[in-house]
């Protein structure tokens, strides 16, 4: 240094719920609330997957239904980049 991940050490992040904001929604942001968990639960939407469907298109029993990301999820998986520690 790399691989790897300890009944090690120092720390880190923060699920759900609640409150407020934002968005059509999925979701996201904030909170002196909270901790399900995480060795990358740090970052990136490159590939796969999942979620939503405003606009658009189609149908129409007439204002519903269907299709569809350019929207979202990195705490779904793979990949890429950076990173703490040093047992076996």
């Nucleotide at each position: 240094u790399g691989u790897c991940g300890a009944c090690a050490a120092a720390g880190g992040c923060a699920a759900a719920a609640c409150c407020g904001g934002u968005g059509a929604a999925a979701g996201c942001c904030g909170g002196a609330u909270g901790a399900c968990g995480c060795a990358a639960a740090g970052c990136c939407a490159c590939g796969g997957g999942u979620c939503u469907a405003a606009a658009a298109c189609u149908g129409u029993u007439c204002u519903c239904a269907g299709u569809c990301a350019u929207g979202a999820c990195c705490g779904c998986c793979g990949g890429g980049c950076c990173g703490c520690c040093g047992a076996a």
The RNA shown here (c-di-GMP-I riboswitch aptamer) has 88 nucleotides and comes from an Anaerolineales bacterium. It matches the Rfam family "c-di-GMP-I riboswitch aptamer". Rfam's curators write: GEMM was predicted in a large-scale screen for bacterial structured RNA regulatory elements. The prediction has a mean pLDDT of 87.